[in-house]
RNA sequence: GGGCCUUUAGCUCAUCUGGUAGAGCGCCUCAUUUGCAAUGAGGAGGUAAGCGGUUCGAGUCCGCUAAGGUCCA
Numbered sequence: 001g002g003g004c005c006u007u008u009a010g011c012u013c014a015u016c017u018g019g020u021a022g023a024g025c026g027c028c029u030c031a032u033u034u035g036c037a038a039u040g041a042g043g044a045g046g047u048a049a050g051c052g053g054u055u056c057g058a059g060u061c062c063g064c065u066a067a068g069g070u071c072c073a
Base pairs, nucleotide, nucleotide: 001072002071003070004069005068006067007066010025011024012023013022019056027043028042029041030040031039049065050064051063052062053061
């Protein structure tokens, strides 16, 4: 320098064919307990790496950029 893959909540990951973004763990509150843990109930938290394009509509399709991984030279 070139090819391919990945980037979504604090972490690990879903979201199948474009149509209101979710789960587990973690965090907060409440109940139970002398207290902790466990359990139960409820809650907060995301510009979907960034910018642009296509579309009535983009996490999803296309381009560029960035970061990481991998292969070739």